Overview
This is a predicted structure of a 1431-nucleotide RNA (small-subunit ribosomal RNA) from a metagenome.

RNA sequence: UGAGUGGCGCACGGGUGAGUAACACGUGAAUGACCUACCCUUCAGAGGGGGAUAACUCGCCGAAAGGCGGGCUAAUACCGCAUAUUGUUCUUGUACUGCGGUGCAUGGAUGAAACGGUGGGGACCUUCGGGCCUGCCGCUGAAGGAGGGGUUCGCGUCCGAUUAGCUAGUAGGCGGGGUAACGGCCCACCUAGGCAACGAUCGGUAGCUGGUCUGAGAGGAUGAUCAGUCACAAUGGAACUGAGACACGGUCCAUACUCCUACGGGAGGCAGCAGUGGGGAAUUUUGCGCAAUGGGGGCAACCCUGACGCAGCGACGCCGCGUAGGUGACGAAGCUCUUUGGAGUGUAAAACCUUGUCACCGGUGACGAAGGCCUGUUUUUUAAUAAGGAGCAGGAUUGACGGUAGCCGGAGAGGAAGCCCCGGCUAACUCCGUGCCAGCAGCCGCGGUAACACGGGGGGGGCGAGCGUUAUUCGGAAUUACUGGGCGUAAAGGGCGCGUAGGCGGUCUGUUAAGUGUGAAGUGAAAUCCCCCGGCUCAACCGGGGACGUGCUUUGCAUACUGGUGGACUUGAGUCCGAGAGGGGGUGGUGGAAUUCCUGGUGUAGGGGUGAAAUCCGUAGAGAUCAGGAGGAACACCGUUGGCGAAGGCGGCCACCUGGAUCGGUACUGACGCUGAGGCGCGAAAGCGUGGGGAGCAAACAGGAUUAGAUACCCUGGUAGUCCACGCUGUAAACGAUGGUCACUUGGUGUUGGUGUGACAGAAACACAUCAAUGCCGGAGCUAACGCAUUAAGUGACCCGCCUGGGGAGUACGGUCGCAAGGCUGAAACUCAAAGGAAUUGACGGGGACCCGCACAAGCGGUGGAGCAUGUGGUUUAAUUCGAUGCAACGCGCAGAACCUUACCUGGGCUUGAACUGCAUUGGUUGUAGGUGGCAGAAACGUCACUGAACCUUCGGGUACUGAUGUAGAGGUGCUGCAUGGCUGUCGUCAGCUCGUGUCGUGAGAUGUUGGGUUAAGUCCCGCAACGAGCGCAACCCUUACACUUAGUUGCCAUCACUUCGGGUGGGCACUCUAAGUGGACUGCCUGGGAUAACCAGGAGGAAGGUGGGGAUGACGUCAAGUCCUCAUGGCCUUUAUGUCCAGGGCUACACACGUGCUACAAUGGGCGAUACAAAGCGGAGCGAAACUGCGAAGUGGAGCGAAUCGCACAAAGUCGUCCUCAGUUCGGAUUGCAGUCUGCAACUCGACUGCAUGAAGCUGGAAUCGCUAGUAAUCCCGUAUCAGAACGACGGGGUGAAUACGUUCCCGGGUCUUGUACACACCGCCCGUCACAUCACGAAAGUCGGCUGCACUUGAAGAGGCUGGGCUAACCUUCGGGAGGCAGGUCUCCAUAGUGUGGCUGGCGAUUGGGGUGAAGUCGUAACAAGGUA
Repeated sequence: UGAGUGGCGCACGGGUGAGUAACACGUGAAUGACCUACCCUUCAGAGGGGGAUAACUCGCCGAAAGGCGGGCUAAUACCGCAUAUUGUUCUUGUACUGCGGUGCAUGGAUGAAACGGUGGGGACCUUCGGGCCUGCCGCUGAAGGAGGGGUUCGCGUCCGAUUAGCUAGUAGGCGGGGUAACGGCCCACCUAGGCAACGAUCGGUAGCUGGUCUGAGAGGAUGAUCAGUCACAAUGGAACUGAGACACGGUCCAUACUCCUACGGGAGGCAGCAGUGGGGAAUUUUGCGCAAUGGGGGCAACCCUGACGCAGCGACGCCGCGUAGGUGACGAAGCUCUUUGGAGUGUAAAACCUUGUCACCGGUGACGAAGGCCUGUUUUUUAAUAAGGAGCAGGAUUGACGGUAGCCGGAGAGGAAGCCCCGGCUAACUCCGUGCCAGCAGCCGCGGUAACACGGGGGGGGCGAGCGUUAUUCGGAAUUACUGGGCGUAAAGGGCGCGUAGGCGGUCUGUUAAGUGUGAAGUGAAAUCCCCCGGCUCAACCGGGGACGUGCUUUGCAUACUGGUGGACUUGAGUCCGAGAGGGGGUGGUGGAAUUCCUGGUGUAGGGGUGAAAUCCGUAGAGAUCAGGAGGAACACCGUUGGCGAAGGCGGCCACCUGGAUCGGUACUGACGCUGAGGCGCGAAAGCGUGGGGAGCAAACAGGAUUAGAUACCCUGGUAGUCCACGCUGUAAACGAUGGUCACUUGGUGUUGGUGUGACAGAAACACAUCAAUGCCGGAGCUAACGCAUUAAGUGACCCGCCUGGGGAGUACGGUCGCAAGGCUGAAACUCAAAGGAAUUGACGGGGACCCGCACAAGCGGUGGAGCAUGUGGUUUAAUUCGAUGCAACGCGCAGAACCUUACCUGGGCUUGAACUGCAUUGGUUGUAGGUGGCAGAAACGUCACUGAACCUUCGGGUACUGAUGUAGAGGUGCUGCAUGGCUGUCGUCAGCUCGUGUCGUGAGAUGUUGGGUUAAGUCCCGCAACGAGCGCAACCCUUACACUUAGUUGCCAUCACUUCGGGUGGGCACUCUAAGUGGACUGCCUGGGAUAACCAGGAGGAAGGUGGGGAUGACGUCAAGUCCUCAUGGCCUUUAUGUCCAGGGCUACACACGUGCUACAAUGGGCGAUACAAAGCGGAGCGAAACUGCGAAGUGGAGCGAAUCGCACAAAGUCGUCCUCAGUUCGGAUUGCAGUCUGCAACUCGACUGCAUGAAGCUGGAAUCGCUAGUAAUCCCGUAUCAGAACGACGGGGUGAAUACGUUCCCGGGUCUUGUACACACCGCCCGUCACAUCACGAAAGUCGGCUGCACUUGAAGAGGCUGGGCUAACCUUCGGGAGGCAGGUCUCCAUAGUGUGGCUGGCGAUUGGGGUGAAGUCGUAACAAGGUA
């Protein structure tokens, strides 16, 4: 060193959490019911024998694993015998006790071992091994200890009741067996128990704890690492060995799987450490070492140890450090933004001066090591100076980590910063891109052309070797509320009562000490948390000490309160006596009115019904009316916030039976009470069953209407039902949306029932007091508010029920009840970011009240019909430019399109441009700008010719100007009026809209501003928790109506004069007028009304009377109203074109439709003739007179006039006269032809006007609709702006000049107050259901496939136990035959697994089917919200 015998260990250490809801765990006890190898202490002992067997050897079998047979041998292996205490067991006695115990004493029986191993040694002996002595180790019996373990008990330990009953070894007993030990642990017998609503059983889930995370705590969640404990070792079962196992790296069996095989048979179990595969979003090295710590063996050296110590990988966590530090510009570059000035990045960088951590290089180099070994020495032991033990000294040694930590030196700013975010929450903003796309998103929500929200850039914020995301837990969340919530209307009071268990409970007193309080003792492991101190340079981490551990157990004391128990009391509760009230209940009778029906009479054509009708009834006699009869149901008036009842509910009258409440008396009982899970009973209407009954009413149904439809509302009929009896159902907005009982807490005023007192002779009535009941108002208090308020929703006590976002859903499944209908119990998936309450402000209403307006009505005249003009739509077109679109677009922008305008189309040109600014270069007497002319052309444009400049000068030139080139800007009637300013429309000239302070309300808000009057008016007055103020109203302004003053030409003319008879002239300024100023009108005066007010009505005076008429003037706001094409302007787009120039065309089209107008349809008219009277304007590129010409438009003409002077310019209707005489006309004038005039470069497309001719429609206009209230409507002319010309339009002017308004019911619009609201984009709102489509989850379903499990039976491996004796058998006994004992075998019992049958529970899939959720603009209707149009 290898094999073997033997000993000890392998039951520790290490792993995992499958199972387990259990004495498994935690905590505290018990063991008087127990065990314990090794270790410690003590006592005693170790005497004398025997038979085998591995190894080894020989042979055999097998592929192997392995096995069999023969032979030899040893032991601290094995077996008898001897001896033995306080062992065990039996007997007797005795003491103590917690009484199935523990000691002591007597006697009997019974039970051990290895003169082994080893070191040293002086005598003596020796077979030379040793004996013997001695040390150490080992062995046996017994007692005790320590540590460990078994078992038992109290308490604690998840969810589900859609799991309510479970249990036969079950519960207990007697006697046995078995175990280390108690015990139904097992067996026989006996008894019939045991557990459970304080949750048994069943199902689901789960190892438990110290602790960990969170939280102020109470709690909630959790059970990685570390520590305690349990369970498990491929799955299931079983025992053996042993002190200890029913044993992770042992055995046997069964099953599944993997591997080997010679096919016969064998092998295996990483939930040990590494490692592999698989799964997965995801989790490491097949490392080093036993140096340390610990464990096993060994006398020891030492050996073993994937325990452990280290290293490796992973920012997975915690901690520490670095990636430089200083200086450095009013501040580089780049980039970004920009208001183009600048700003930001930013002292940031560069640059200069320093430092040297970490990493790198070179050196040095640990702590962790204590021990063990050797030598010497002291002491102990011993016969002993051997050896051994204890100590001291010396020596040689022991490190995996690791040449690591640390230290020294070197070099050099050198190698070292990212991630998330920037709309709010939440710290941090801009540009570009994109254009409901792409995308973001934790919630709200961003994105549809100016995105702080998407993507990028710049900048900023946060954290930093990390930062975000995801998942999960606690918190915030008082959002399960023990601490610490609620239930009238937000979710939530059981429909109501009786009552079981339970919970709670009046006064006095004794006792007890369970609860309770306090003290002590034990325990509450260590670690962790906390405090202090200390060790690694700090920290993380680690060490030491303390505190805590709210708990449990034992014990002493206290006795107020609660409980137990004894006694007493009367106020809670009940009994008794008396009294009155009542639609309380039940049964049986009975009455009248009315409806309907039947019979008869009278009587005749209708009745009935409705918004209006019809169906219906009626000449076969209805309806109406009179009389008689039948039958059923309900009880008018009284009648009532009145009564009774627990609630549902109860109503003619009478009788009987019967429940309860109240008041008074204060005799009796003596806490007998309150509440009430389950349970039991009652319980409207509808509905169901059986049998009756049936007048009226009336689901369903039928018909008639209404309607787009009308399966409705209305009408005519009509069956169940409504009624009765018996039985079921068991629900309602069963509501006071308010559970019951008791007590307490300011008031006022009614009603019902009772009692007492006062006054009265007495009743009633009255007053006061009191009890009970029922209403209203209101205080404190409460409440989110509304509201409640002694009948609480206030303040307290006790008990019960119920709630926890909306939808899904009171649904599904299960259970249970029911005849059914259905009831009770009662989820989830999925989906939403709300649903909801109360109140506020608005808006709205087919709600209410009051008021106003040419809003209606009363009138007058129109439109809608015709023709034409004009605008629009549509259509057309190359273009018919664009805008305006209900009122509030449409004779609008346009106060005027032939060219121009002009923006459109076609074609032709130009490109720094038609106009403007700057810069640079350059030309200009070698002729520029400008001008003139010619040519081609449609012109623009092009080209040619001629003419031809300014200022300064040092005569070189310069300036200005101009041309060209380049450049930066230009230009755009291109887009966006939903990016804007400005301007405008509209509600609306409606009377409103607000603010400050105060007050009220938690608040939004209210008050003021509402109310009573009044007004045109939020105008004024009065009142008032309001007092004031502002913008609006009114007034101030203009005009018009009267007067006065001043002034008197161009105006005027009374008087005077002249006159051509014309205010023409002189003259005058009186009048008219003009245009400046002033006055005047203010409800000032009177009467009446009113509230003595505001104000209203009437009157006087006055030119004018109650804002005299008219105008200008338009509050806060609404309509994303209109306008980017007036102008201005952000952004976008365009740049040889979307700019610009030119010619021509178009805006003027034409089947149609609409708006606004003109002219008419005629006699109140038309034609002709004569004749009268305005105002306001305009006129110099103008108005243009007279006169003449023309039928006329007009022409010629040119006086006068820049205009109170001249002109336009005759006003017309009117008046007078005459004709026409009711007709398509002497109405009407369209259309067309011809001929002209005028303007203008030019009237073809496309002007106006004139003359002659032509002579259309049209005879007063359907439905519908407009304007106007007085100098208005109507009607008649005149003028002006624009403009060359071109109004039937627009804006102004005057002339003539009415009718009507009872009135506010209705239509429209508006104002104020009030009411309802589910609306707030505000009724053009909101919103419901079916159907169709898509999609998601769920239920049912013939069935089908699994999992778990009950019962019954079959099977029955291994093993254990019992029995057995025909096999085999070393130790002991033997009389030698055999026996005892053992082994194998056989058999029985128990039993794993497997199987069969039949149930239960649960899950997957499932044709088809059912509803539900969601989805963009789908279909049909309109149910709900307002009186939602039928509440």